About this RNA
Predicted 3D model of a 1383-nucleotide RNA (small-subunit ribosomal RNA) from a metagenome. Rfam family: Bacterial small subunit ribosomal RNA. The sequence is in RNAcentral, with records from SILVA. The prediction has a mean pLDDT of 85.
């Protein structure tokens, strides 16, 4: 350095196989010199020849010999943790080509490729004769330096070439001279290389020991040099915890990337430096190589072959195949710049300069600008009014970059070279060097870069996103499905979160997405973290090494701090300029590289030497306390056991009970005796001890602490990795020892089940001796030392002072131990002189949870096992510590027909009723623990009505708008058909309003079209409403104060009370929702009204013998209705309790006393509880039907289970007769009275009443007489059969009632379960709503008769307050283990 995925205008600059150091076609990438040779194959010129042809004469040159390169450039990173790299230092070295100086370049010689010839071989190449050259090769000569030396002396070179020339010499050639270029010795420099040292460079100790040429030394060999580098000998060393040795993994650096910084990752291009060339050895050549395009040898692969036997090496540049999520053209030029070789023209150069391809990436530009509301159309939303897209667009005026056409047209290029001139060498104007002018010629890119010129808005935008992090929203599809997610998490019918759309929002030739890496993360903490309880202090001492150390002096200068140098390549980062229109990018100069090195100074503080010194630590003198340790010894109680005695039935044991002992004598009691274990009482928040631990008393040994005051020794100290030593129970090893008591094991009991709690037994073990084990909630879950920072209360050990005769008091002090508590810390709990506070020193240990303290390897162990310790994988979490509910077979307290004391049902009979279930064409629908179930239903024969079955309608039964028609129109007595709806025919036949009037408009109708209708779904989209906890006493709030914060406080606490009702208390002071109280019946009395009520007193009149009734008058006393007040407030007395409260308990008086009785009122709030079918409403779906209408049928249908009420089972009772007393309702399509009629149901009648007036009406129970006489009955009454009434269109599915007949089941009901505390419950009737009738025995209200019980709060149920545990918080119907099965 990227990959993908949509997209894709332009230009510049830049990068561009990270994977197989996999394999390679085919081209090129290293040659060049004829001025070093001999030559002469092709090629051009030339001479010569009639011509074949011959000729190196000239340009030149192929092969060759020679010379220089070829070790440079280029690529890869495969090894390699150091034979390496980076940075600072050495010493014992080499160095072609360059430069400086010095000195030489004399004379010979013998060969050999090329070539000829011949010959083997497929080739590749090769053999044999034979000719010849040098700057190829070799002697001699000479040696200034030079090397060696036994100091005399020895050793050892060379090559020529080309260019010019006067004068001499030569027959030429050419000697000679000159200048260049070379050659040989030698000497110094530069520039490179070689070698050495420090010091720095990954992870792993689940690698702790490594080394025999290892370490060294002596001799000697090698080398360009120093060295075990290499051989002999000789010593035995050398290395490692400051990490040897092995194992993994990598090229190192400058730099890069990323972070304030330290630091972390990195090591592409770009420059340094290693390392490699198909793998593996190895050498030659040469100045340099153990050599990328070189040589042998080997292996592996490939390729030619006549099968003998050859060839090759892309990790050079293009390029092919393979791998891979991926990486380029088999391009042009040597114009530049560099390089090789040349005297030099000039060759050669895939180095390098360009250009090509690819949005890889950095940067810049474009895709148009002003105007422009009728806010066009067209989308999308909608509350239908609009919003939005949108000044966007068309429309008008405008520029024209870039891109396309057309023209013009660069910089890079000036040395070299020619020429004129100075100069220099030189005998020379020559040749050659050099400076100056002048000046030809050269461009891969490229006709590119730039400049012009016309045309024209013309050619040019897209990606991801919109739920919160995060900027940005609707709609529609979908329905836990499709799918989406980077974390949280979205989707089960109203998804801003899936998918589409329209709107938005971001960034832009590009955007996501994916890896990767730093940050954030102080989440390894050096800078900057921790360890009581969140992970985390070794079980505990001692101690080596190592950190780390009191006070004072001298000295020295490692450490440290200043100055000064050297050096830390360039390049990159900064900062200041400069060049491309700008920018990316290039590029000058500066600064910086935080390092290393030398050097010189300073002497505080460290280190280091040396003196001293007492405070720290130790020693000694005397004391004191201690269950601190090891031996050795003795004591009582007690338990079991034995033995004997006395003495009889039962002991033991539980929750109850059995297993077990006991008549063969237990168990109990009385004597004697055996054995082993543990040591009451003191005793203690008590002592000791490093920990673990340590208990009767006595003897010996023996550590350690402390107190007091003095002397002595001089830092001797503090922690401490690896060592070492101790270390509960449990366990193993041997030997003993065993009274209790007890894992295993046995039986007997619970219990579904008991491999357990609970009994009865019981063997190891518990005990001792010696040796192992090394772990524990080994805990103060808190290492150790040392300092320093309020007190206060007990205790235990020392000591001192004061008082006191004395006992003893008080007080100071020091060493433990205990509790409070200020500052501080501390998430917070809590720590606080014995730190969990402020510091300093060392050591140990932590980095999410589970896998795991677990494999595996190693150490230890007889074994159990210990100790050292990972990963794979998985999950968004585990976890502390407080907080508020909620919950508990926690704990305090209260209250409730809660439970208890009554009383009376339910559950058992029939039938009523409602609900499940089954059934059905439907048996419409809803309610479901309490809080569904005689409930929606205050009336289902039809209607209702929502189900079914059939027949029918289609702007519809119903409402509003439009648009058309419409005098025989709207309507309409019949009439046919048909079950009706429905269809069809039709005599008859019209209206209003404006306006003269045509005529327009209206009802009305038909037809069309918006549109009605839907008891079709969602009550989990919803309003209203009402259920429930519950008429329980809760539920909040403001300020304020506390706490980091949730949240506490208040509302807790003492009392009281139905009550957060009220008092007192108190960091709280207040205040709202509720409780109470004000509303309504009701219970007393007073006033006032006075008909349809009421009649006492008085008056007439009727009736009667009388009492007395009955009628008007009168009248308003009484009773009553209504309406106004009055009372009832713990006022008033006593007592309790007590804080002279609050209240409570009796009393008085009163009609009524402590809320007088009832009723309406139901707090925040839970139950996604209930209801779309009561109405209303969002979305959904039907629309010739899921609308609408009609008959007929079901909602009643029944094996059967449940809830609710009814009527019984009988004598507190039934039956017949007589009889007496109510309340509050209702009554006109009504209630109906008296009379009659029918045994009755009812009939007829129709007098009064729209009611305090008339009427249903008759109150039952009671009470009195009288029968039944215990029986399935003179009880119940169900069923059934006959006959009637009565309502209504119609009683067949499917009504009520009456009267005869019939006369079931039931003789008080099992587990279980309701309701009720007084005018209450039981119990008797009576009225109403609904309603044609009616299934009412149900629902609402009315009066009569009228009981019993409550010690009490332990227990069920429900419920407040406090206060505790919690791992629930959808909140115990929670959470959550573990087996099985099954996807």
């Nucleotide at each position: 350095g990227a990959a993908c995925g949509c997209u894709g205008g332009c230009g510049g600059a830049a990068u561009g196989c990270u994977u197989u150091a996999c394999a390679c076609a085919u081209g090129c990438a290293a040659g060049u010199c004829g001025a070093g040779c001999g030559g002469c194959a092709g090629c051009g010129c030339g001479g010569g020849g009639c011509a074949a042809c011959c000729u190196g004469g000239c340009g030149g040159c192929g092969a060759g010999c020679g010379g220089c390169g070829a070790a440079c450039g280029g690529g890869u990173g495969a090894g390699u943790a150091a034979u390496g790299c980076a940075u600072c230092g050495g010493a014992a070295c080499g160095u072609a080509c360059c430069c400086a100086u010095u000195u030489g370049u004399g004379g010979g010689g013998g060969a050999u490729a090329a070539c000829u010839a011949u010959c083997c071989g497929a080739a590749a190449g090769g053999a044999u004769a034979g000719c010849u050259a040098a700057u190829a090769c070799c002697g001699c000569a000479u040696a200034a330096g030079u090397c060696c030396u036994g100091a005399g002396g020895g050793a050892g070179a060379a090559a020529g070439c080309a260019g010019g020339g006067g004068a001499u010499c030569g027959c030429a050639a050419g000697a000679c001279c000159u200048u260049g270029c070379g050659c040989g010795a030698a000497u110094g420099g530069a520039g490179c290389g070689g070698c050495c040292g420090a010091u720095g460079c990954c992870g792993g100790a689940u690698u702790a020991g490594c080394u025999a040429g290892u370490u060294g030394g002596u001799a000697g060999g090698g080398u360009a040099a120093a060295g075990g580098c290499c051989u002999a000998c000789c010593a035995a060393g050398g290395c490692g915890a400051c990490a040897a040795u092995c194992c993994g993994u990598a090229g190192c650096u400058g730099g890069u990337c990323u972070g304030a910084g330290a630091g972390g990752a990195u090591g592409a291009u770009c420059a340094g430096c290693c390392a490699c060339a198909c793998u593996g050895g190895a050498a030659c050549u040469g100045a340099g190589a153990c050599a990328c395009g070189g040589u042998c040898c080997a292996g592996a692969c490939u390729c030619c072959u006549a099968c003998g036997g050859g060839a090759g090496g892309c990790a050079g540049c293009a390029g092919u195949g393979g791998g891979g999520a991926a990486u380029u053209u088999u391009g042009g030029a040597c114009a530049a710049u560099g390089g090789g070789g040349g005297c030099a023209a000039c060759c050669c150069u895939g180095a390098u300069c360009c250009a090509g391809c690819c949005a890889u990436u950095c940067c810049g530009c474009g895709u148009g600008a002003g105007u422009g509301a009728a806010g066009a159309a067209g989308g999308c939303c909608u509350u239908c009014g609009g919003g939005u897209u949108g000044u966007a667009a068309a429309g008008c005026u405008c520029u024209u970059u870039c891109g396309g056409c057309a023209g013009g047209a660069a910089c890079g290029a000036a040395a070299c070279g020619g020429u004129g001139g100075g100069g220099g060498c030189u005998a020379a104007u020559a040749c050659c060097c050099u400076c100056c002018g002048c000046u030809a010629a050269u461009g891969a890119c490229g006709g590119u870069a730039c400049c012009u010129g016309a045309a024209g808005a013309a050619g040019a935008a897209g990606c991801a996103c919109c739920g919160g992090c995060u900027a940005a929203c609707u709609a529609c599809g979908u329905g836990c499905c499709a799918g989406c997610a980077g974390c949280c998490g979205c989707g089960g019918u109203a998804a801003u979160a899936c998918a589409u759309a329209g709107g938005g929002u971001g960034c832009g030739a590009g955007c996501g997405u994916u890896a990767a890496u730093c940050g954030g993360a102080a989440u390894u903490a050096c800078u900057g973290g921790g360890c009581g309880u969140a992970a985390a202090g070794c079980g505990u001492g001692c101690g080596c090494a190592g950190g780390c150390g009191g006070u004072u002096c001298u000295a020295u200068a490692a450490g440290a701090c200043a100055g000064a140098u050297g050096u830390g390549a360039a390049a990159u980062c900064c900062c200041c300029g400069g060049g491309c229109u700008u920018a990316a990018c290039c590029u000058g100069g500066g600064a910086a590289c935080u390092g290393c090195g030398u050097u010189u100074g300073u002497g505080a503080c460290u280190g280091u030497a040396g003196g001293a010194c007492u405070c720290g630590a130790g020693u000694g003198u005397g004391g004191c306390a201690g269950a601190g340790g090891g031996g050795g010894g003795u004591g009582g109680a007690a338990u079991u056991c034995c033995a004997c005695g006395u003495g009889u039935a039962g002991c033991a044991g539980u929750g109850a009970a059995a297993u077990g002992c006991g008549u063969a004598g237990a168990g109990a009691u009385g004597u004697g005796g055996a054995g082993g274990a543990a040591c009451a009482c003191c005793g203690a928040u008590g002592g000791c001890g490093a920990a673990g631990g340590c208990a009767g008393c006595c003897c010996c040994c023996u550590g350690g602490g402390u107190c007091a005051a003095c002397a002595c020794u001089g830092a001797c100290g503090c922690u401490c990795a690896u060592g070492c030593a101790c270390g509960a129970a449990a366990g193993c090893g041997u030997g003993g020892g065993u009274a209790g008591c007890a894992a295993a094991c046995a039986g007997g009991a619970u219990u579904a089940g008991a491999u357990a709690c609970c009994c009865u037994g019981g063997c190891a073990g518990u005990c001792c001796a010696c040796g192992c084990c090394c772990u524990a909630a080994a805990c103060g879950a808190u290492g150790c030392g040392a300092a320093c920072u309020a007190g206060g209360u007990g205790u235990u050990g020392g000591g001192g002072a004061a008082g006191g005769a004395g006992a003893c008091u008080u007080u100071c002090u020091u060493a433990g131990u205990a509790c409070c508590g200020c500052a501080g810390c501390u998430a917070a709990c809590g720590c606080g002189u014995g730190a969990a506070g402020u510091u300093c020193g060392c050591c140990g240990c932590c980095u999410g949870g589970g896998g795991a303290g677990u494999a595996c390897g190693g150490u230890c162990g007889c074994a159990a096992g210990a100790u050292u310790a990972a990963a794979a994988c998985u999950c968004a979490a585990a976890g502390g510590a407080a907080u508020u509910g909620a919950c508990g077979g926690g704990g305090a307290c209260c209250c409730g027909c809660a439970c208890a004391a009554g009383c009376g049902g339910u559950g058992g009979a029939u039938g009523a009723u409602g609900u499940g279930g089954a059934u059905u064409a439907a048996u419409u629908c809803g309610a479901u623990g309490c809080a569904a179930c005689g409930c929606g239903a205050a009336g289902a024969a039809c209607c209702u009505u929502a189900c079914c079955u059939g027949g029918c309608c289609u702007u519809g039964a119903c409402a509003u708008g439009c648009a058309a028609g419409u005098a025989g129109u709207a309507g309409a007595g019949u009439c046919c058909u048909g079950a009706a709806a429905g269809g069809g025919a039709g005599a008859c036949g019209a209206g209003g309003u404006a306006g003269c009037a045509a005529u327009a408009c209206c009802a009305g109708c038909u037809u069309g079209c918006a549109c009605a209708g839907g008891u079709g779904c969602u009550g989990c989209a919803u309003g209203g409403c009402a259920g429930u906890c519950g008429c329980c006493a809760g539920c909040u709030c403001g300020u304020g104060u506390c706490g980091u914060g949730a949240g506490a406080u208040g509302u807790u606490g003492g009392g009281u009370u139905a009550a957060g009702u009220c008092c007192c208390g108190c960091a709280a002071c207040g205040a709202g929702c509720g409780c109470a109280a004000c509303c309504c019946c009701u219970g007393u009395g007073u006033c006032c009204u006075g008909u349809u009520g009421c009649c006492a007193c008085u008056u007439a009149g009727g009736c009667g013998a009388a009492a007395g009734c009955c009628u008007a008058a009168a009248g308003c006393a009484c009773u009553u209705c209504g309406g106004a007040c009055a009372g009832a407030c713990u006022g008033c007395c006593u007592c309790g309790c007590u804080u002279c409260a609050a209240c409570g308990a009796g009393g008085a008086g009163g009609a009524a006393g402590g809320u007088g009785g009832g009723g309406a009122u139901g707090a925040c709030g839970u139950c996604a509880a209930g209801u779309c079918a009561g109405u209303a409403u969002g979305g959904c779906c039907c629309u010739u039907a899921c609308g609408g209408c009609c008959a007929g049928g079901g909602c009643u249908g029944c094996a059967c289970a449940c809830g609710u009420a009814c009527u019984a089972c009988a004598a507190u009772g039934c039956c017949c007769g007589g009889c007496a007393c109510a309340a509050a309702g209702g009554g006109g399509a009504g209630c109906a009275a008296a009379a009659c009629c029918g045994c009755a149901a009812g009939g007829u009648g129709g007098a009064g009443c729209a009611a305090a007036u008339c009427c249903a009406a008759a109150a039952a129970a009671a009470c009195c007489g009288g029968g039944c006489u215990c029986a399935g009955u003179u009880c119940a009454g169900a069923u059934u059969g006959a006959g009637g009434u009565c309502u209504g269109c119609a009683a067949c599915u499917c009504g009520a009632c009456c009267u005869c007949a019939u006369g079931a089941a039931g003789c008080u009901g099992g587990a279980a379960u309701c309701g009720c505390u007084a005018g209450u419950a039981a119990u008797g009737g009576u009225a109403c709503a609904u309603c044609a009738g009616c299934u009412a025995c149900g629902g609402u209200a009315c009066c009569g008769u009228g009981a019993a019980u409550a010690c009490g709060u332990u227990c069920c149920c429900a419920g407040g307050c406090c206060u505790u545990g919690u791992a629930c918080a959808c909140a115990c119907c929670g959470c959550c283990c573990g087996u099985c099965a099954c996807a």